The prediction has a mean pLDDT of 83. Transfer RNA from Sphingomonas horti, 73 nucleotides, folded computationally. The sequence was found in a public genome assembly.
RNA sequence: GCCGCUUUAGCUCAGUUGGUAGAGCAUCGCAUUCGUAAUGCGGGGGUCGCAGGUUCGAGUCCUGCAAGCGGCA
Numbered sequence: 001g002c003c004g005c006u007u008u009a010g011c012u013c014a015g016u017u018g019g020u021a022g023a024g025c026a027u028c029g030c031a032u033u034c035g036u037a038a039u040g041c042g043g044g045g046g047u048c049g050c051a052g053g054u055u056c057g058a059g060u061c062c063u064g065c066a067a068g069c070g071g072c073a
Base pairs, nucleotide, nucleotide: 001072002071003070004069005068006067007066010025011024012023013022019056027043028042029041030040031039049065050064051063052062053061
């Protein structure tokens, strides 16, 4: 220098053919207990790496950039 993959909640990860974003763990509250742990119920937490483009509508499609991993030279 070229090619490919990954980037979504605090962490690990889903997200179909473009239709307005979820799970587990963690955290907070409540219930249960003499109390703790465990268990059950509920809540909060996200401009989907960044900047543009296409579209009525983009996490999803297109372009550039950044970071990480791998391959070739």
It matches the Rfam family "tRNA". Rfam's curators write: Transfer RNA (tRNA) molecules are approximately 80 nucleotides in length. By type it is a transfer RNA.